[in-house]
RNA sequence: AAGUGUAAAAAGCAAAGCUAGCGAAAGUUAGUGACGCAAAACUAUAGGGCCUUCGAAUACGAUGGUAGCCAGUUGCCGUU
Numbered sequence: 001a002a003g004u005g006u007a008a009a010a011a012g013c014a015a016a017g018c019u020a021g022c023g024a025a026a027g028u029u030a031g032u033g034a035c036g037c038a039a040a041a042c043u044a045u046a047g048g049g050c051c052u053u054c055g056a057a058u059a060c061g062a063u064g065g066u067a068g069c070c071a072g073u074u075g076c077c078g079u080u
Base pairs, nucleotide, nucleotide: 002080003079004078005077012037013036017032018031019030020029021028022027035068041073042072043071047070048069049066050065051064053062054061055060
């Protein structure tokens, strides 16, 4: 530097549900809770996908959201 995640160590995150707040909605914040995660860290004006609402009319455009869909960037440990 490139590849890789069978086993191990040290740490980390936290789905659904429930409670409370915010939002028209998708959704989000905090608490609780662990289904899972080797990037489940960060990025939503690099891009695609998906969801909401509005306009359209089944094309598509606008809007907000989603990074735990793909992706981009950075990175721990082991290993080749």